Small-subunit ribosomal RNA, 3' major domain from Teichococcus vastitatis, 478 nucleotides, folded computationally. It was read from a public genome assembly. Its mean pLDDT, the model's own confidence on a scale to 100, is 83.

Context: one part of a larger RNA
RNA sequence: UGACGGGGGCCCGCACAAGCGGUGGAGCAUGUGGUUUAAUUCGAAGCAACGCGCAGAACCUUACCAGCCCUUGACAUGGUCACGACCGGUUCAGAGAUGAACUUUCCCCGCAAGGGGCGUGAUGCACAGGUGCUGCAUGGCUGUCGUCAGCUCGUGUCGUGAGAUGUUGGGUUAAGUCCCGCAACGAGCGCAACCCUCGCCUUUAGUUGCCAGCACGUUUGGGUGGGCACUCUAGAGGAACUGCCGGUGACAAGCCGGAGGAAGGUGGGGAUGACGUCAAGUCCUCAUGGCCCUUAUGGGCUGGGCUACACACGUGCUACAAUGGCGGUGACAACGGGAUGCCAGGCAGCAAUGCCGAGCCGAUCCCAAAAAGCCGUCUCAGUUCAGAUCGCGGCCUGCAACUCGGCCGCGUGAAGGUGGAAUCGCUAGUAAUCGCGGAUCAGCACGCCGCGGUGAAUACGUUCCCGGGCCUUGUACA
Numbered sequence: 001u002g003a004c005g006g007g008g009g010c011c012c013g014c015a016c017a018a019g020c021g022g023u024g025g026a027g028c029a030u031g032u033g034g035u036u037u038a039a040u041u042c043g044a045a046g047c048a049a050c051g052c053g054c055a056g057a058a059c060c061u062u063a064c065c066a067g068c069c070c071u072u073g074a075c076a077u078g079g080u081c082a083c084g085a086c087c088g089g090u091u092c093a094g095a096g097a098u099g100a101a102c103u104u105u106c107c108c109c110g111c112a113a114g115g116g117g118c119g120u121g122a123u124g125c126a127c128a129g130g131u132g133c134u135g136c137a138u139g140g141c142u143g144u145c146g147u148c149a150g151c152u153c154g155u156g157u158c159g160u161g162a163g164a165u166g167u168u169g170g171g172u173u174a175a176g177u178c179c180c181g182c183a184a185c186g187a188g189c190g191c192a193a194c195c196c197u198c199g200c201c202u203u204u205a206g207u208u209g210c211c212a213g214c215a216c217g218u219u220u221g222g223g224u225g226g227g228c229a230c231u232c233u234a235g236a237g238g239a240a241c242u243g244c245c246g247g248u249g250a251c252a253a254g255c256c257g258g259a260g261g262a263a264g265g266u267g268g269g270g271a272u273g274a275c276g277u278c279a280a281g282u283c284c285u286c287a288u289g290g291c292c293c294u295u296a297u298g299g300g301c302u303g304g305g306c307u308a309c310a311c312a313c314g315u316g317c318u319a320c321a322a323u324g325g326c327g328g329u330g331a332c333a334a335c336g337g338g339a340u341g342c343c344a345g346g347c348a349g350c351a352a353u354g355c356c357g358a359g360c361c362g363a364u365c366c367c368a369a370a371a372a373g374c375c376g377u378c379u380c381a382g383u384u385c386a387g388a389u390c391g392c393g394g395c396c397u398g399c400a401a402c403u404c405g406g407c408c409g410c411g412u413g414a415a416g417g418u419g420g421a422a423u424c425g426c427u428a429g430u431a432a433u434c435g436c437g438g439a440u441c442a443g444c445a446c447g448c449c450g451c452g453g454u455g456a457a458u459a460c461g462u463u464c465c466c467g468g469g470c471c472u473u474g475u476a477c478a
Base pairs, nucleotide, nucleotide: 001478002477003475004474005473007472008471009470010469011468012467013466015462016461019426020425021424022423023422026318027317028316029315030314031313032312033311034309035308042053043052064304065303066302067301068300069299070298073127077126078125079123080122081121082120083119084118088103089102090101091100092099093098106117107116108115109114129293130292132291133290134289138287139286140282141281142280143278145276150189151188152187153186154185155184156165157164158163169180170179171178195270196269197268198267200238201237202236203235204234205233206232209228214225215224216223241264244258245257246256247255248254320419324378325377326376327375328374329373336367337366338365341360342359345356346355347354348353385416390411391410392409393408394407395406396405432454433453434452435451436450437449438448
C1' cells in the first nucleotide's frame, strides 16, 4: 500500500422487510449428471454450466459408430506430360460412393508449323487436408464484479524509502454530482450530456385517413367526384432549464412544497460497460505459435447414433377446476412477414387438408385475432375437471417419416384435490394474465427475440441475510 475480520461509523441495491405470483409435489417438453451403448460426437461446471454453443439432429447438418471405397486427394498454387472439352443424356452392376459402355464436343493469333488462353486427365513432385492436442503459448470476441462510482496522471509539497498528498474533511447527489474548506494546483479514462425511441405542440408532404363541409350513387363499403381539416405516416423544428414563487440551508451546492405545463427536477425505455479481477469461457465461428496424423487422426458413401433409460438435478409447459369447463353469440390491437411466397372467395371434407381461383413484389392485397363481454348449461364429483398413455383411421412436408416429424378425427382416459425442507421473480403500464408476429426453417417451437390487450398489491423501515461504495481500526496474510 492492499486484502481480510462472526471490528466500528456512514450509505446504497427487489438485499431484507411489506406484498403479488411462482419453483420444489403430478404428467409432459427440454437441457444436464449418471448409467447403458459399436457410437450414444464435442464443449459449457457455484453465483457467471444445465430451453447454454444449437435462430430448427429423419438423410444432409455431423464433428461419433459399423461397413464399403479413395490416396496430389472434396479444396488452393506451381512444375512436367497428354488430351480437347467441360456440362449434360442413356444403359448395366452396386446400399451408395463408384465403376464400365455409349453419346455430345472449346476459344484467340496464324496460310501452315506453331504459340497462347481455358478446361480435363495423368504425375510415389512441391504440397493440400485435420471440428486432432494445448484457451496454462496467443489474437479476436464474450461472461462477471457492475451502470457499481470508481481508476489514474503531470507538476508541486511531505517522507531516507516503500509511498503519501491531490481522491481525505463539512454538506449534497443517482453519481469522484456539485458547493465549501484544505499543500496542493490542474488534467485524463469513467459519471452526466451529445445518439435512438415513447409521451405534447408546430410545420412540410399527402394514391392511408375523413361526410369533418359539399355533391353523386345505392351493390351502404370512403364506394365515386372532390378535399388534406382531423387521425395517421415520416422528415424538420419547438418544448424542461430547479427557469418562476414560497420555505429551508453556510449568503453555497442542494432539499421540501407550489404555480404553470403534455411532461417535471436524470420525464419512461434503450444503446453506451473506466483501470482492472476471475491463468473465467472459447484452438468446434474465425485467425494463429508449438506439437501430432499423412494409403490416415485426411476424403467419399450407405446405414446407425447424437432421440438409449433403473435413476438424480436445472429450466419450462399443462393442470389439479365454478373469478371454472362446455355450447352459442360476438366486437376492438400493435410489432412484423409475404413471389420456388402470403393466399381473399367458392366448392368438397366432421377436421387436418385438397381442388378451383381473385388480389398483392404490398400504408393499396393477404397472413388476421385472442382473452374479455352477453346468453344458456353443468353444481363440487377424480366430475361435462384434467389431459398423459395407448389403439384405429386419415392429412401434410419431403428421394425417404421403422429407428426418429408435425397435424386432424374417433376411441381410451393415467397421475394430479395447491405441493416438505428449501427456493425464485417483480416497485407501474411493472407483476400477473391473454393472445399475436418474427428469425431459424422443405417439414417441425411448451424455447428464443419482439408486439400489443386487460391490468394489480405493497414498501413501516434498514436490526437481520446477500452483494457493493467511502472513511477508520486490528493483523503473525500478500